[in-house]
Context: one part of a larger RNA
RNA sequence: UCUAGGUAAGGGAAUUCGGCAAUUUAGCCACAAAUCUUCGGUAUAUGUGGUCCCUAAUUUGCAUAUUUUAAUAGCGCAAUGUUAGGGUGCAAUAACAAAGAUGGUCCGACUGUUUAAUUAAAACAUAGGGAACUGCUAGUCAGUAAUGAUGCGUAUAGUUCCUGAAGUCUGCCCACUGCCAGUAACUUAAACUGCUUUUCAAGGCGGCCAAGGUCUGGUAAAGGGCGGGAAUAACUAUGAUUCUCUUAAGGUAGCGAAAUGCCUUGCCAUUUAAAUGAUGGCUUGCAUGAAUGGCGUAACGAGUUCGUCACUGUCCCUACCUAGAACCCU
Numbered sequence: 001u002c003u004a005g006g007u008a009a010g011g012g013a014a015u016u017c018g019g020c021a022a023u024u025u026a027g028c029c030a031c032a033a034a035u036c037u038u039c040g041g042u043a044u045a046u047g048u049g050g051u052c053c054c055u056a057a058u059u060u061g062c063a064u065a066u067u068u069u070a071a072u073a074g075c076g077c078a079a080u081g082u083u084a085g086g087g088u089g090c091a092a093u094a095a096c097a098a099a100g101a102u103g104g105u106c107c108g109a110c111u112g113u114u115u116a117a118u119u120a121a122a123a124c125a126u127a128g129g130g131a132a133c134u135g136c137u138a139g140u141c142a143g144u145a146a147u148g149a150u151g152c153g154u155a156u157a158g159u160u161c162c163u164g165a166a167g168u169c170u171g172c173c174c175a176c177u178g179c180c181a182g183u184a185a186c187u188u189a190a191a192c193u194g195c196u197u198u199u200c201a202a203g204g205c206g207g208c209c210a211a212g213g214u215c216u217g218g219u220a221a222a223g224g225g226c227g228g229g230a231a232u233a234a235c236u237a238u239g240a241u242u243c244u245c246u247u248a249a250g251g252u253a254g255c256g257a258a259a260u261g262c263c264u265u266g267c268c269a270u271u272u273a274a275a276u277g278a279u280g281g282c283u284u285g286c287a288u289g290a291a292u293g294g295c296g297u298a299a300c301g302a303g304u305u306c307g308u309c310a311c312u313g314u315c316c317c318u319a320c321c322u323a324g325a326a327c328c329c330u
Stems, first nucleotide, its partner, number of pairs: 001325008010316002014314001019311001027051005036041001038165001052087007059079004064073004088092001100309005106303001107301002112124002128163007139150004167295003171226003176223002178219005185214003192207006227245005254288001255285001266282006
C1' cells in the first nucleotide's frame, strides 16, 4: 500500500450521474389504523406500548373440610391469563434468527419467461378481443412420390396473423399496393388446324384459345394514408362565419415540451436559500392519435425517474484495531 472485517466525537447525503456501499428496521402480543379501490384488497399500512426475575391479589379446574346439599372456607395442588408493587443491567425477541418507512410520475394489467458465461427489462408470454383459411378425399405442415403429422380430432374444431386483463372507446379514406368476387368486349403462348412459296426441309399468313392482365365492384382490428391560401365581430386580439385551390380522405374522441417537442433550460404555478430536475397546468403537436390500438386505472414490479422522514465513515476528515497478501530492511 492492498484484500477481508470491526469501531468512531460533532455534523448528517454537504459525497456522488445516482444514498452506490454500509448502517437503520426486524420475532411475538396488545392498541390504533389513512388514502385509493375492480370492494377482493391496499395492510405487517403508517404510528404507539409491552417482552426478563420475585411477590401479592385475582381467574379457571381438581381435591379437602363444614353445614341447611348448594352454598361457604382456607399460606391444599396444578395450569393459563389479568392487575399491582418490587428487583437487576447500558441493554430483557440482550446470542442466532429477523421488513427501513412513505408520497408522486412513466411503462407493463397481474403470477410467469428470456440473452447457460457482460443486458431480467418497458422485451416475450398471458387470459381477453379481432381477422383470414377450412365441410373432411378439408385446410395447414413434411416428402419427388408412396405416405405421414394435426387426428382415430370435425367449425364450441384445427391452422395462420394482429392486438394484449377488466373499464371507456375504437373516427374519416378503397386513389395506390394487396386480397376477394365478377367480366359483354379487348389483349394473349404452345399445341391443334386452314391456306401458301411447283415438291421436301425450313418458313410466311390466318383461325381457335387457358390462366393472367385491361375493365367493373367489394374489402382498412388488410399494407397503409388522414392539406394549403385569403377575408371577416363596434379598441386591439382572436375568428363561430365566408371565399378559393386541391385530395381517396383531409386527424374525430382523447392525450400533449410527452420513453414522442427541433427551437428549448418553451411560459405559468408548486417543490428548494438556490433546480437544464420533478410534479400540476397551458399548448401554435419540427414530427401525438385510436387493436401499427387511444385514454385512464386498483393490485403487482430485484423496472424508470423525482421528493420526504429515519439512519448512517458516502462525505467534512480522517484515525485506530483484527486477520491475510505484496513490498522494503536485516
Molecule: large-subunit ribosomal RNA, domain IV
Organism: Nanobdellota archaeon